Context: one part of a larger RNA
RNA sequence: GAUAGAACGCUGGCGGCAGGCCUAACACAUGCAAGUCGAGCGGUAACAGGAAUUAGCUUGCUAAUUUGCUGACGAGCGGCGGACGGGGGGGUAAUGCCUGGGAAUAUGCCUUAGUGUGGGGGAUAACUAUUGGAAACGAUAGCUAAUACCGCAUAACCUCUUCGGAGUAAAGCAGGGGACCUUCGGGCCUUGCGCGUAAAGAUUAGCCCAAGUGGGAUUAGCUAGUUGGUGAGGUAAUGGAUCACCAAGGCGACGAUCCCUAGCUGGUUUGAGAGGAUGAUCAGCCACACUGGAACUGAGACACGGUCCAGACUCCUACGGGAGGCAGCAGUGGGGAAUAUUGCACAAUGGGGGAAACCCUGAUGCAGCCAUGCCGCGUGUAUGAAGAAGGCCUUCGGGUUGUAAAGUACUUUCAGUCGUGAGGAAGGUCGGUACGUUAAUAGCGUAUUGUCUUGACGUUAGCUGCAGAAGAAGCACCGGCUAACUCCGUGCCAGUAGCCGCGGUAAUACGGAGGGUGCGAGCGUUAAUC
Numbered sequence: 001g002a003u004a005g006a007a008c009g010c011u012g013g014c015g016g017c018a019g020g021c022c023u024a025a026c027a028c029a030u031g032c033a034a035g036u037c038g039a040g041c042g043g044u045a046a047c048a049g050g051a052a053u054u055a056g057c058u059u060g061c062u063a064a065u066u067u068g069c070u071g072a073c074g075a076g077c078g079g080c081g082g083a084c085g086g087g088g089g090g091g092u093a094a095u096g097c098c099u100g101g102g103a104a105u106a107u108g109c110c111u112u113a114g115u116g117u118g119g120g121g122g123a124u125a126a127c128u129a130u131u132g133g134a135a136a137c138g139a140u141a142g143c144u145a146a147u148a149c150c151g152c153a154u155a156a157c158c159u160c161u162u163c164g165g166a167g168u169a170a171a172g173c174a175g176g177g178g179a180c181c182u183u184c185g186g187g188c189c190u191u192g193c194g195c196g197u198a199a200a201g202a203u204u205a206g207c208c209c210a211a212g213u214g215g216g217a218u219u220a221g222c223u224a225g226u227u228g229g230u231g232a233g234g235u236a237a238u239g240g241a242u243c244a245c246c247a248a249g250g251c252g253a254c255g256a257u258c259c260c261u262a263g264c265u266g267g268u269u270u271g272a273g274a275g276g277a278u279g280a281u282c283a284g285c286c287a288c289a290c291u292g293g294a295a296c297u298g299a300g301a302c303a304c305g306g307u308c309c310a311g312a313c314u315c316c317u318a319c320g321g322g323a324g325g326c327a328g329c330a331g332u333g334g335g336g337a338a339u340a341u342u343g344c345a346c347a348a349u350g351g352g353g354g355a356a357a358c359c360c361u362g363a364u365g366c367a368g369c370c371a372u373g374c375c376g377c378g379u380g381u382a383u384g385a386a387g388a389a390g391g392c393c394u395u396c397g398g399g400u401u402g403u404a405a406a407g408u409a410c411u412u413u414c415a416g417u418c419g420u421g422a423g424g425a426a427g428g429u430c431g432g433u434a435c436g437u438u439a440a441u442a443g444c445g446u447a448u449u450g451u452c453u454u455g456a457c458g459u460u461a462g463c464u465g466c467a468g469a470a471g472a473a474g475c476a477c478c479g480g481c482u483a484a485c486u487c488c489g490u491g492c493c494a495g496u497a498g499c500c501g502c503g504g505u506a507a508u509a510c511g512g513a514g515g516g517u518g519c520g521a522g523c524g525u526u527a528a529u530c
Stems, first nucleotide, its partner, number of pairs: 001530003006526005013377006019370002021335001026333003030330003035080003040077002043073002047071003050067008087288001089286001096213002099210004105205002110201003114197004118152001120150002127142006158167003172193006180187002214260003221251003226248007263285004267278004290311005313324004341367001343366003349363001350361004380410004390401004414471001416466002419463002424457001427453002430450008474519005479500003485514005495502002
């Protein structure tokens, strides 16, 4: 000199853009952070509407009862999603990361183009009844549905094969309709969304190899599934990854093993570079989710807001037994020099579910707090010598503060106030037209077009008007390094100090004042890196 996730002292007008627990991976009150689908299902707890019955009368309204009939929908079965998104960095010096290669793999949703979607069955939640328990949660009996579950059929470009053959699947739902049939439910046809199977692609994930990626030799030997082979079991897949047998190998001064420290990278920072330091924010990868262990489900987890076991801690209890996990967003206590609101909205972007409308989303978009940083703007402008008063100094003549103020003439950025006012909005609903599909001028899809409609921020940005210099300057330093000097006080005291040093009666070095210098909404100090 530069830098920053800084802190402290004094001071503090506005805006834009960023950033904001570096310490205790310490413990957590409270609220929210993952749901959705009625176009899979049986249904109807709540709300609204309709219908029927009854009662009252104001003769078309009110009340009661019934009815899933309709809009919808609590709980339940079922599907998809809870493996993404969000968090902190404890562990990990290599099962990680980075760069470059590789072969023995899987892949829900998506895309492409094939093919199939036939016919049956038995249960079970919900519900009802009885019943245990303080609760959490159950038990028994009975009833019922499905895109839940299970056989049968069909069977290849799939799997196995002794090449003869053998084996393996599925589910429906919604909209519309001219003939024909009908038990008036529908069949049937058609469209859309689904379902099964096999293939290709894309994406994602798993695995292997090599080089690189901290410190310590006051750590020199380490290793028994250890190193290799054969054969098995296992996996999506290779492999001592596991097991039986056999051989006796394998690693190591090019640092094995052990110990300490540490997430890695793109980057960041400094430097002319080489290099050093670092890994906040943002992005990629990894590992973790109270501590340790385990598997289940699933395309995907050995799963932050799932399950089981053990442990520590906290809470409830009727003492028999139960419940919990903020390293999600806010917030609390604690620790600390130190780090924010228990805010608004799904309007946009993105994600999950859904045919869609839509619902959910502390992701995200915004707002609040903080000079924490960077950048921009302002705190007036011009004129004004009687060089006013006052202060300070003085050789007592004067000098300086100083055009500074006052005065005069202007301007109004920003803040204030009255108005106006983009953009962030793409879409969506309801109609029309054309084309495609189709038996169809239904319906559906695509394109186009008309109406209505969607903004948290928001008192938005911007713009116009109004008023009045009105509301807005400090901090450090002045012996040398180092820009900037005098007086008073003090008297080796009080103090100062980055180094040299200063102070013992004339201190430009301490304290105050006047003056000056440097930066400026900041200025200094401290700790840190180059």
Predicted 3D model of a 530-nucleotide part of an RNA (small-subunit ribosomal RNA, 5' domain) from an uncultured prokaryote. Model confidence (mean pLDDT): 88 of 100. The full RNA is in RNAcentral, with records from ENA.